[in-house]
RNA sequence: GGACAAACUUCUGGAGAGACUCAUAUGAGCACCGAAGGGGAAAGCCGAAAGGCGAAGCUCUCAGGUAAAAGGACAGAAGAUGAAUU
Numbered sequence: 001g002g003a004c005a006a007a008c009u010u011c012u013g014g015a016g017a018g019a020c021u022c023a024u025a026u027g028a029g030c031a032c033c034g035a036a037g038g039g040g041a042a043a044g045c046c047g048a049a050a051g052g053c054g055a056a057g058c059u060c061u062c063a064g065g066u067a068a069a070a071g072g073a074c075a076g077a078a079g080a081u082g083a084a085u086u
Base pairs, nucleotide, nucleotide: 004082005081008079009078010077011076012075013074018030020029021028022027031066032065033064037062038060039059040058044053045052046051
């Protein structure tokens, strides 16, 4: 000096689906959603094999959620930290 970088901090944006029914009210029932987390997975490719990639925003709906608020994958900006070439 600062290309770049998993995670971290702050800010901004951020979807879906009953403000359902019962009611003994931290409970039960039916319907529904997919974007915390978690589970599953083909062709094909790699590999001696075991296995790996494919793989995710697909899929399941365990958890979670179905007015607002909160939460929220993910995206952007800044910070902090590290840091290649030179």
A computed fold for an 86-nucleotide RNA, annotated as Glycine riboswitch aptamer.
Of the family's consensus pairs, 85% are formed in the model.
Its Rfam family is "Glycine riboswitch aptamer". Its family is annotated with glycine biosynthetic process in the Gene Ontology.